[in-house]
RNA sequence: CUCUUAUCGAGAGAGGUGGAGGGAUGUGCCCUGCGAAGCCCGGCAACCGUCAAUUAUGUUGAAAUGGUGCCAAUUCACACAAAGCUUUUAUUGCUUUGGAAGAUGAGAG
Numbered sequence: 001c002u003c004u005u006a007u008c009g010a011g012a013g014a015g016g017u018g019g020a021g022g023g024a025u026g027u028g029c030c031c032u033g034c035g036a037a038g039c040c041c042g043g044c045a046a047c048c049g050u051c052a053a054u055u056a057u058g059u060u061g062a063a064a065u066g067g068u069g070c071c072a073a074u075u076c077a078c079a080c081a082a083a084g085c086u087u088u089u090a091u092u093g094c095u096u097u098g099g100a101a102g103a104u105g106a107g108a109g
Stems, first nucleotide, its partner, number of pairs: 001109008013041001015040003021031003025079004042071003047067002050062005075101001080098006
């Protein structure tokens, strides 16, 4: 980097450091010197792993000492398609569903 698969409407500091940026991309909309990113500490969760039970290549439960992950806003919203409604004939807006893209875990190349 590519592929497979699961999840993405819950949860998480009024600490230290640091100094201007950040929210993947585009548009929008937001956060930020009443201090951004990053780093440290702290916390949340429980994917892998661990332990226990079991109707046993699965399921359920437990702890959180290990490997990740995460800690503004639903993955901040929309980005493509279909259906419905509205308006009225060209589209605008709204809703729902699916998909795409992205993120994270696990596995494979």